[in-house]
RNA sequence: AACCGAUAAAGGCUAACCUGUCCGUAAGGCAGGGGCGCAAAGCUUCCGAUCCUGGUUUGUACCGGGAAAGCGGGGUUGCCGAA
Repeated sequence: AACCGAUAAAGGCUAACCUGUCCGUAAGGCAGGGGCGCAAAGCUUCCGAUCCUGGUUUGUACCGGGAAAGCGGGGUUGCCGAA
């Protein structure tokens, strides 16, 4: 250094849910609270799947836009150092 991930240490993030005279047609996002959990649950829509939406269409199909990183894969950055 890499692989790896401890009844280690210091920390970190935040599911459901609640609130909002916040945003959005919607999926969903933002802020506060809250913590199910997470060794990348840091970042990134490149791929597959999923969700919302517009159009075309015989159609379960096709085309476009959006969401989602806590569905999986990929890329990339990173704390610690037991076996």